[in-house]
Context: one part of a larger RNA
RNA sequence: CCGGGUGUAAAAGGCACGUAGGCGGUGAAUCGGGUUGAAAGUGAAAGUCUCCAAAAACUAGUGGAAUGCUCUUGAAACCAAUUCAAUUGAUUGAGACAGAGAAGAGUGGAAUUUGAGUGUAGGGGUGAAAUCCGUAGAUUCAAGAAGAAACGCCAAAAAUGAAGGAAGCUCCAUGGGUCCCUACCGACACUAAGGUGUGAAAGCAUGGGGAGAAAAUAGGAUUAGGUACCCUGGUAGUCCAUGUCGUGAACGAUGAGCGUUCACUCUUGGUCUACGCGGAUCAAAGGCCCAGCUAAUGCAUGAAACACUCCGCCCAAGGAGUAUGGUCGCAAGACUGAAAUC
Numbered sequence: 001c002c003g004g005g006u007g008u009a010a011a012a013g014g015c016a017c018g019u020a021g022g023c024g025g026u027g028a029a030u031c032g033g034g035u036u037g038a039a040a041g042u043g044a045a046a047g048u049c050u051c052c053a054a055a056a057a058c059u060a061g062u063g064g065a066a067u068g069c070u071c072u073u074g075a076a077a078c079c080a081a082u083u084c085a086a087u088u089g090a091u092u093g094a095g096a097c098a099g100a101g102a103a104g105a106g107u108g109g110a111a112u113u114u115g116a117g118u119g120u121a122g123g124g125g126u127g128a129a130a131u132c133c134g135u136a137g138a139u140u141c142a143a144g145a146a147g148a149a150a151c152g153c154c155a156a157a158a159a160u161g162a163a164g165g166a167a168g169c170u171c172c173a174u175g176g177g178u179c180c181c182u183a184c185c186g187a188c189a190c191u192a193a194g195g196u197g198u199g200a201a202a203g204c205a206u207g208g209g210g211a212g213a214a215a216a217u218a219g220g221a222u223u224a225g226g227u228a229c230c231c232u233g234g235u236a237g238u239c240c241a242u243g244u245c246g247u248g249a250a251c252g253a254u255g256a257g258c259g260u261u262c263a264c265u266c267u268u269g270g271u272c273u274a275c276g277c278g279g280a281u282c283a284a285a286g287g288c289c290c291a292g293c294u295a296a297u298g299c300a301u302g303a304a305a306c307a308c309u310c311c312g313c314c315c316a317a318g319g320a321g322u323a324u325g326g327u328c329g330c331a332a333g334a335c336u337g338a339a340a341u342c
Stems, first nucleotide, its partner, number of pairs: 003315004007297002014198004021191002026085005033079002035075004040070003048064002051061001089188001092183001095179003101174001104171004108151001114144001117141001122133002160165001203244006212238001217233004255310003259306002264287002267284007292299002318342001325336004
């Protein structure tokens, strides 16, 4: 490379937008670039195949083949192009609807901490203890103040977002989605190398903030030891603003899109019907199961079934996500990414 693969064996990019490229629904007309039929020319010689040829080698000659190219003349299904048309893919409008979707501002209660008051000897903690706090008045109790962070019940296999994620309440402006007798537009679609954006936690830079819990760290236990698990303290960080980093078991370990496929059951949001329960139909989210698939496990209309389009990736294990070079970064490091002895 081919071929075969990619839930769990090697392998789906963390996620989206989108350029080139690839690929693309229906009908009609035109055209004749691709395609295809026929004819002609050309395709030097040598070579190759045939014959002379019988005979090891060499040599002369004969006749073919020669995928190709050019030109002429036809065909018009398919691909491409041009034009016209339609509506079912895509889009937009009207009318409804649901939601922890993102940003900013304001605000609420519980709990922790805390100065003074009350009041007297313990408190705290554990398997048991001790370090620790407390007669310099703790723990407790009642009303109060201040500040930081997180939002109990509702709460759900629920809803939402491209993913990461996102939950007290209110306001403001805003993105996307679903349904719908219909209206608009008329293939405008799908995918997507490079590229751009976004991307938990931790970390980094500058300036704020710091209640709680808490890497590091100190002490007390435990233990043969205990640089741990348990306990008492406790700093960075956790929070905010602006940057940076660009990684995760970023997982459904399952790329995106589209079509076709046995039943049953449940939840959420619409529409229609019925109105006592129900029934029909879209969209989303679960369970079970037939065919089929699978090495098995299992998947099974939300496929890992049957097909198509496009992209990423894999090719025995280690060495190794290492070395080297390059790009990015303040750094930490990230991305790209080998080979050899063995």